[in-house]
Context: one part of a larger RNA
Molecule: small-subunit ribosomal RNA, 5' domain
Organism: uncultured bacterium
RNA sequence: GAACGAACGCUGGCGGCGUGCCUAACACAUGCAAGUCGAACGCGAAAGCCUGGGCAACUGGGUGAGUAGAGUGGCGCACGGGUGAGUAACACGUGGGUAACCUACCUUUGAGUGGGGAAUAACUCCUCGAAAGGGGAGCUAAUACCGCAUAAGACCACGACUUCUUUGGGAGUUGCGGUCAAAGGUGGCCUCAUCAAGCAGAGUGUUUGGGACGAUCUUCCCGAGUGGAGGAUGGUCCUUAGCAUUUUGCACAGUGAAGCUGCCGCUCGAAGAUGGGCCCGCGGCCCAUCAGCUAGUUGGUAGGGUGACGGCCUACCAAGGCGACGACGGGUAGCUGGUCUGAGAGGACGACCAGCCACACGGGAAUUGAGAUACGGUCCCGACUCCUACGGGAGGCAGCAGUGGGGAAUCUUGGGCAAUGGGGGAAACCCUGACCCAGCGACGCCGCGUGGGGGAUGAAGGCCCUCGGGUUGUAAACCCCUUUCGGCAGGGACGAAGCGAGAGUGACGGUACCUGCAGAAGAAGUCCCGGCUAACUACGUGCCAGCAGCCGCGGUAACACGUAGGGGACGAGCGUUGUCC
Repeated sequence: GAACGAACGCUGGCGGCGUGCCUAACACAUGCAAGUCGAACGCGAAAGCCUGGGCAACUGGGUGAGUAGAGUGGCGCACGGGUGAGUAACACGUGGGUAACCUACCUUUGAGUGGGGAAUAACUCCUCGAAAGGGGAGCUAAUACCGCAUAAGACCACGACUUCUUUGGGAGUUGCGGUCAAAGGUGGCCUCAUCAAGCAGAGUGUUUGGGACGAUCUUCCCGAGUGGAGGAUGGUCCUUAGCAUUUUGCACAGUGAAGCUGCCGCUCGAAGAUGGGCCCGCGGCCCAUCAGCUAGUUGGUAGGGUGACGGCCUACCAAGGCGACGACGGGUAGCUGGUCUGAGAGGACGACCAGCCACACGGGAAUUGAGAUACGGUCCCGACUCCUACGGGAGGCAGCAGUGGGGAAUCUUGGGCAAUGGGGGAAACCCUGACCCAGCGACGCCGCGUGGGGGAUGAAGGCCCUCGGGUUGUAAACCCCUUUCGGCAGGGACGAAGCGAGAGUGACGGUACCUGCAGAAGAAGUCCCGGCUAACUACGUGCCAGCAGCCGCGGUAACACGUAGGGGACGAGCGUUGUCC
């Protein structure tokens, strides 16, 4: 001199872009951070509203609604986000190998998708427990589970042939035998079937009213007749209206079935892409005041195990293997792209961003799965915290905020899924503290402003003085002008494409930006002035008080201490401290 994830002192107007627990991988209150699918499946509320029954208590129907909800099942939860404890190692970087391997979803392509069965959650009932949570009995569905069929094909065993080869083996063709699959869902068209309600027609039954006919009983009248009038009971027929039922036709709605077809799936192969596993060469810290280390140790055979090679593991056999080209031990440390510095060589570092690794209270283990030995899964041990009816249970911020603590020191318990991206879904959409934004901090970088021009009788005041004056100083006042930033007012975005029938859809944000208005108005400090090193006098102090990076100042005229005036440097910063070059 440069740099910083900085801190401290004094000071502090605005904006943009970044950045912000380097210490205790210390402990954590609270909220949120991973769900989604009803187009896989079976169940299925309540409040409210409408309307019945009942004196009331209460009880029923409809709607809410196939909604909420939990459950079975599928996919995701192995990504994204955090941290750097451990690790000196094939962990990382780089270049290779895998003829020793795996890869869900996605893409291309081939073949298929037949027919059965038995359960079980949810639910109901019983029951244990304070709770967390269970236990038993009974019912039920599926794209959940299990046989069977089929097998282009894959795999296994045996054989033949071709080809490549590192001679271990690999690739391909083929024969025979054996093993191995599957699941449906939802639309459209069309033809039927079925059914509620409606309309029209017809038939039957029944009820009410009316009419006709004849039968029985009875009252009254007469001319006594097989007379007339009235009443009651039951019967037959016709008719009006209502109800019930059957049937036909019509149009529409619902439901179901067959056929054709679309979409999403399912199964078995082949290939691709992507992501990984394993192995190897080389490379990158300190200590020799660490010199010898090693028994699954080194190799072989056989077996087990794995997706896969391998002492990875086991049995047996052999006695090997590593080391001054630094084994082993100890210390330190995540590694890299890069960052800082430097003319470079080099040195130091590894915050933010990106790649890889490791970890998720400490330690260990497996389960599920294409993938984990799984941060917000499970089990065990331990420490800690919390609940408890004392029998027993619950928990894990190194996710985002936030709290305590530690510390010189490091932020809001914010807004939004509008964009980008991710998960689920056919989609609408839902979820997303990833992300996009906003907030706080001069923590950093960059930009802008705090005014410009004129103005001498060189005012006043301050300081110095040889008392003449000098200096502050064009500085101020005063005159003219401008209005950035900030303030107020009006207008006002891009980011939006997708989705959706359409209407509509921006957190940021009434922000940026544009226009107008007022008025120099609201906006300067910090360090230094002995030499190094740019900038000097006065007073105070008197080896005191103090300064100091080094040399060194201070003991009565201190340019070095303190104050003042003046000056120098940088400037919304300036100094100091720390660290590295």